[in-house]
This is a predicted structure of a 543-nucleotide part of an RNA (small-subunit ribosomal RNA, 5' domain) from a metagenome. The full RNA is in RNAcentral, with records from SILVA. It matches the Rfam family "Bacterial small subunit ribosomal RNA". Gene Ontology terms of the family: structural constituent of ribosome and ribosome.

Context: one part of a larger RNA
RNA sequence: GAACGAACGCUGGCGGCGUGUAUGAAUGAUGCAAGUCGUACGAGAACGGAACCUUCGGGCUUCAAGUAAAGUGGCGAACGGGUGAGUAACACGUGUGUAACCUACCUUUGGGCGGGGAAUAACACCUCGAAAGGGAUGCUAAUGCCCCAUAGAGUUAUAUUAUUUAAGUUUUAUAAUGAAAGAUGGCCUCUGCUUGCAAGCUAUCACCCAAAGAUGGACACGCGGCCUAUUAGCUAGUUGGUGAGGUAAUGGCUUACCAAGGCAACGAUGGGUAGCUGGCCUGAGAGGGUGGCCGGCCAUACUGGGAUUGAGAUACGGCCCAGACUCCUACGGGAGGCAGCAAAUCGGAAUUAUCAACAAUGGGAGAAAUCCUGAUCGUGCGACGCCGCGUGAGCGAUGAAGGCCUUCGGGUUGUAAAGCUCUGUGUUAUGGGAAGAAACCCCGGUAGGUUAAUAACUUAUCGGCUUGACGGUACCAUAAUAGAAAGCCCCGGCUAACUACGUGCCAGCAGCCGCGGUAAUACGUAGGGGGCAAGCGUUGUUC
Numbered sequence: 001g002a003a004c005g006a007a008c009g010c011u012g013g014c015g016g017c018g019u020g021u022a023u024g025a026a027u028g029a030u031g032c033a034a035g036u037c038g039u040a041c042g043a044g045a046a047c048g049g050a051a052c053c054u055u056c057g058g059g060c061u062u063c064a065a066g067u068a069a070a071g072u073g074g075c076g077a078a079c080g081g082g083u084g085a086g087u088a089a090c091a092c093g094u095g096u097g098u099a100a101c102c103u104a105c106c107u108u109u110g111g112g113c114g115g116g117g118a119a120u121a122a123c124a125c126c127u128c129g130a131a132a133g134g135g136a137u138g139c140u141a142a143u144g145c146c147c148c149a150u151a152g153a154g155u156u157a158u159a160u161u162a163u164u165u166a167a168g169u170u171u172u173a174u175a176a177u178g179a180a181a182g183a184u185g186g187c188c189u190c191u192g193c194u195u196g197c198a199a200g201c202u203a204u205c206a207c208c209c210a211a212a213g214a215u216g217g218a219c220a221c222g223c224g225g226c227c228u229a230u231u232a233g234c235u236a237g238u239u240g241g242u243g244a245g246g247u248a249a250u251g252g253c254u255u256a257c258c259a260a261g262g263c264a265a266c267g268a269u270g271g272g273u274a275g276c277u278g279g280c281c282u283g284a285g286a287g288g289g290u291g292g293c294c295g296g297c298c299a300u301a302c303u304g305g306g307a308u309u310g311a312g313a314u315a316c317g318g319c320c321c322a323g324a325c326u327c328c329u330a331c332g333g334g335a336g337g338c339a340g341c342a343a344a345u346c347g348g349a350a351u352u353a354u355c356a357a358c359a360a361u362g363g364g365a366g367a368a369a370u371c372c373u374g375a376u377c378g379u380g381c382g383a384c385g386c387c388g389c390g391u392g393a394g395c396g397a398u399g400a401a402g403g404c405c406u407u408c409g410g411g412u413u414g415u416a417a418a419g420c421u422c423u424g425u426g427u428u429a430u431g432g433g434a435a436g437a438a439a440c441c442c443c444g445g446u447a448g449g450u451u452a453a454u455a456a457c458u459u460a461u462c463g464g465c466u467u468g469a470c471g472g473u474a475c476c477a478u479a480a481u482a483g484a485a486a487g488c489c490c491c492g493g494c495u496a497a498c499u500a501c502g503u504g505c506c507a508g509c510a511g512c513c514g515c516g517g518u519a520a521u522a523c524g525u526a527g528g529g530g531g532c533a534a535g536c537g538u539u540g541u542u543c
Stems, first nucleotide, its partner, number of pairs: 001543004006539005013389006019382002021347001026345002030342003035075003040072002048063003052059002082300003092224007101217002106213007114148004123138002126135003154177006162169002182205006191198003226272003233263003238260008275297004279290004302323005325336004353379001355378001357376001361375001362373004392422004402413004426481007436470001442464008487532005492513003498527005508515002
């Protein structure tokens, strides 16, 4: 000199863009943060309104409404969001490999979607319990579950063919094994009943099998990046082999047997510290430091362990076990997990709102309308940072008054003020007022696809309709008004800037040298001056 997720002191007008618990991976009031689908399924209220009856208590029908809220089922909940405790490791970065692998939804292609069965929740009723939560009996549905059929691919076994750098890959045959589910709309060409309906046809979506793609992952390897030798030896599933098991898959991954290996001064093993990275800061560079915000990867979810479901988890807002802690209890037993967004308590030098909206972008569910979304987009708070603007401009000497200094002549503050003439960034008031919105849906038209079809569905395109949290914000116009708006540090040398008074080795200053003991440009105050400026200094840390 530069920098900062900074803090402290004094001061403080506005705006834009960023940024904000670095400490206790401490605790866990309160609200919200993951739901959705009735075009998978069975069942199905109430409030309230209306009509009728009434013994005036009410009853009954209908609308509400096939709505709400539950339940079965599907998909999602493994994403998105947080944190950095652990980890010195194939965790990360980079480059390869898999002839050792998986991949829901999505896209493309080729096929298929036949027949049957048994349950169970909801519900009803009984019952245990303080509660949380159960138990018994009976009924019922499905795209829930099960069985049979069919299947060219797959899998397994046997035989067989070709080929490669190895593990392998590949052709053919036989045998065994091995799927599925419907929903909604339209129609009468075919079929059946007969005049519009279906078990028929058809369209869309869904479902099943297979091949490929895309996406996302899994595993292995080369190289790279901390300190410590005041850590020198470490290792028995250890190193390798064979068989078996296990996995999506290789492998001591696991196990039985066999062999005795494997690593290490090119630092094994141990100890300490630490998430890694694109980057960021500094520097002419080389290098040094750092990893907050944003992007990628990893790890983690009260602590430790475990599996279940699933395409995917060993699952932050799922389950089980153990532990610590907190809460409820009828003492028998139960409930909980903010390192999500806010907020709170303690800790700390120190870090914000218990805000608004799904309008946009994106995500989940759904055919869609739509619903959900503390992701996100916005607003708020903090000079915490960067950037921009303002606090006025011109003229104005009799160099006014006052202050300070003085050699008492004067000098200086100083064109500074006053005064005169202006401007309106700004401020205040009034009025207008955005872009961010393109769509979806629906309506109408044209052309195509499908089909028996001019129906329905669908694709493209044209026109119309609709949607804004921020926000009456930004911005614009008009009017008024110099009106709201300057401080902080320093002045001995380094280092830009000096005098007076007070003090008298005292009080004090100080980054270093040092200053102060009666003439202190170094302490305190004043006048003057210098520097930076809505900031200025100090402290801390890095180069």